[in-house]
RNA sequence: GCCUCUUUGGCUUAGUGGCAGAGCGUUGGUCUCGUAAACCAAAGGUCGUGAGUUCGAUUCUCAUAAGGGGCA
Numbered sequence: 001g002c003c004u005c006u007u008u009g010g011c012u013u014a015g016u017g018g019c020a021g022a023g024c025g026u027u028g029g030u031c032u033c034g035u036a037a038a039c040c041a042a043a044g045g046u047c048g049u050g051a052g053u054u055c056g057a058u059u060c061u062c063a064u065a066a067g068g069g070g071c072a
Stems, first nucleotide, its partner, number of pairs: 001071007010024004018055001026042005048064005
């Protein structure tokens, strides 16, 4: 330098065009003499960034950033 893969709450991740979900964690409550566990509820995401296509983009296209792999 070229090719390729990944990027989604604090962490691990699902989601292949129309509502962004789960587990753990966090907070509050119930229970307990108390703590943990268990149960119930809640908060927390401009889906890496910018542009394009589309009535509509986390999803498709392009560029770019960071990280991984391959070739030279």
A computed fold for a 72-nucleotide RNA from Drosophila willistoni, annotated as transfer RNA. The gene name in the source record is tRNA-Thr-CGT-1-1. The coordinates come from a structure-prediction model, not an experiment, and the mean pLDDT is 84. It matches the Rfam family "tRNA". Rfam classes the family as a transfer RNA.